[in-house]
The prediction has a mean pLDDT of 77. This is a predicted structure of a 146-nucleotide RNA (FMN riboswitch aptamer (RFN element)) from Halalkalibacter okhensis.
RNA sequence: AAGUUUCUUCGGGGCUGGGUGAAAAUCCCGACCGGCGGUGAUGAAGCAAUGCUUCUUAGUCCGUGACCCGACUCUUAGCAUUAGAGGCGGUGGACCUGGUGAAAAUCCGGGACCGACAGUGAAAGUCUGGAUGGGAGAAGGAACGA
Numbered sequence: 001a002a003g004u005u006u007c008u009u010c011g012g013g014g015c016u017g018g019g020u021g022a023a024a025a026u027c028c029c030g031a032c033c034g035g036c037g038g039u040g041a042u043g044a045a046g047c048a049a050u051g052c053u054u055c056u057u058a059g060u061c062c063g064u065g066a067c068c069c070g071a072c073u074c075u076u077a078g079c080a081u082u083a084g085a086g087g088c089g090g091u092g093g094a095c096c097u098g099g100u101g102a103a104a105a106u107c108c109g110g111g112a113c114c115g116a117c118a119g120u121g122a123a124a125g126u127c128u129g130g131a132u133g134g135g136a137g138a139a140g141g142a143a144c145g146a
Stems, first nucleotide, its partner, number of pairs: 003144008015030001017029003031126002033115002035064004043055005059113002068090003072086004095111005117129003
């Protein structure tokens, strides 16, 4: 140093514009939004420097988180029931086209498409709620560590 353990902090954005209607931020028109890690032919900066380093570029590529389902383990000496916790398994959405080029799933142009569950005077990515929750992960501290 890698790594392991542990602690602290941080960790999601977006329609009351128009139409219809008794009623819609739910329908229709229009508008708006894009978690986290990776990749990356983008962009930028630095360096005696023609390369290397650092920062940076994907909602639809590769993974992954929230929601939901399942068995298992623990809380609990045994059995039953209920509840909570834990990791594991499952479910879970979406891209074409033209250009450039050696190469495009990421660049540039164009046109599309997607978005948990519960609630609701009427069907919700955008409202309300579970949630002052959980969380992929990010930053930093401590101990161990040849």
Its Rfam family is "FMN riboswitch aptamer (RFN element)". Rfam links the family to the GO term FMN binding.